[in-house]
Predicted 3D model of a 178-nucleotide RNA (Lysine riboswitch aptamer) from Neobacillus niacini. The coordinates come from a structure-prediction model, not an experiment, and the mean pLDDT is 78. The sequence was found by an Rfam model in a public genome assembly. Its Rfam family is "Lysine riboswitch aptamer". For this family Rfam cites "Riboswitches Control Fundamental Biochemical Pathways in Bacillus subtilis and Other Bacteria" (Mandal et al., Cell, 2003). Its family is annotated with lysine biosynthetic process in the Gene Ontology.

């Protein structure tokens, strides 16, 4: 001076990410409940089939009117608090718990492993959703922060192409070439 190689500290993106509390609209005049009319034999306990429990002719399920009427989950800030910067998310596979037993498949949380996706956001589609809200996977576009190669350059940076966060930058600790 800083060629490679492990590890460690601290940061940088910006409508950053998560999550908690507040409040708002939606959900919804739904579901449920209670009255009263048809009606006349089942019905309910996540789907299905079997048990089992429990209601029911002292009238179930359902269906009309009417009365009284929510909540979750997702979502928006007047927003504030903490955790961060693979922050998260998300597809598969696995284990363990759950809702009366058992099978089947599927849900709901947790948790391991392997892939993707720097970050925002807009079309479009495909799931999920009450939603035309929103998230999410697929393809596309635009926009930005890094890094690399190129070409300019007033040396401040500026155009263009590419890639990925296991990056990037700044610094410390071994080792290693010169």
């Nucleotide at each position: 001076a800083g060629u490679g190689a492990a590890g460690g500290u601290a940061g940088a993106g910006g409508u950053g990410c998560g999550a908690g509390c507040u409040u708002c609209a939606a959900g919804a005049g739904u579901a449920a409940a209670g009255g009263u009319c048809c009606g006349g034999a089942g019905a309910a306990g996540a789907a299905u089939g079997a048990g089992c429990u429990u209601c029911a002719a002292g009238g179930a399920u359902g269906g009309g009117c009417u009365u009284u009427g929510a909540a979750a989950g997702g979502g928006g800030a007047u927003g504030u608090u903490c955790g961060c910067c693979g922050a998260a998310g998300u597809a598969g596979a696995g284990a363990a718990a759950g809702g009366c037993u058992c099978a089947u498949a599927g849900c709901u949380u947790u948790u391991u492993c392997u892939g993707c996706u720097g970050g925002u956001u807009c079309u479009g589609u495909a799931u999920u959703g009450a939603a035309u809200a929103a998230a999410u996977g697929c393809a596309g576009g635009a926009u930005u922060g890094u890094c690399a190669g190129g070409a300019c350059u007033u040396c401040g940076g500026u155009c263009u192409u590419g890639g990925a966060g296991a990056g990037c930058u700044a610094u410390c600790u071994u080792u290693u070439a010169u």